Order: sequence, then structure tokens, then C1' cells
RNA sequence: CGCCCAACACAAGCGCCAGCGCCCGCGGUGGUCCAGCAAAACCGUGGGACGACGAGGCGGGGAGUGAUCGAAGGAUUCGGCGGAUGCUCCCCCGUACCGGCUCCGGGUGCGCGCGCGGACAGCAAAUAUGCGGGCGACCGCAAAACAAAGGGUCCGCGACCGGGGAAC
Repeated sequence: CGCCCAACACAAGCGCCAGCGCCCGCGGUGGUCCAGCAAAACCGUGGGACGACGAGGCGGGGAGUGAUCGAAGGAUUCGGCGGAUGCUCCCCCGUACCGGCUCCGGGUGCGCGCGCGGACAGCAAAUAUGCGGGCGACCGCAAAACAAAGGGUCCGCGACCGGGGAAC
């Protein structure tokens, strides 16, 4: 350096499953029925499926809390566990603001960089549909459509004190 094997990782609106409900098999009860192992329904048992659709979101550390936005549906997106880039506070770092530049101390707001208002542009997946897989509950794939928040661009308004340095 090449090849082979194994394990681990390859999740962050993410992972998981013991409850309810759902599907299939078996056993039992049951008795539609002329009848029966072979209707429904119910019970037990084994196995299984489902269990949030995407968008946005991360300076480092600690503590607390237990997390933004809409879509679909009218139902379990229920119930629960673990986590999480959310929010609040503290420390550190960075950055903007003091009307030229730069550094330091403090203050305020933010986190590749402030707040408020306005305008503009642009953006999803599921559902549904089609195809495929499964006895089934369901699952996979395909092309199209449709959000909101945040973010982007532009405009307007607004956002500090003190001390030093360089240059003129």
C1' cells in the first nucleotide's frame, strides 16, 4: 500500500416500546345453524404492525425548565421512556452599538453577529393519487400540489459612558 473478515458508528423533530386500541395463528367459550373443529362476539396464548408530516434551529462550560413553526386529519399525531440545537440565569469567548481609525474598562443587544416597522423574492413532507410488497394490521417507492415561523434582500426609524494610543 492492497485485499478479506468481524465489531462499532453512520439518529437530533431524533431514537425506543412494556399500556390501550389494531392484525394473523393456535386453544377455549360461544352457537348463526339441520349439524359441526370450521358465523359473529368474547377469553387465553404466541407472533406481528402502528406508535408525529415536514420547516426552522447549535460559540464553550454550569444550573434550571422540559422546547419553536405550521401541514394533514377529525382519528391513537393516544399513552409512555430516553434524548434534543428552544427558553431563563451565571461564567468565559466572539460580535454590533459611543458619527474618522485603534486599544482598554464598564454597559446594552446579539451568536459569523442588535432591536422595531414596512416592502419584495424564495422554500416542505405527510395526507390524497399511482405503482409495488405483505394472508393481514400495514410498509416501500414515484411524480405533482399546497404552509407558517425563522432566515434572505432592500427601505425607514432607533440603539452608550469613561480612559489611552496612532495619524492629521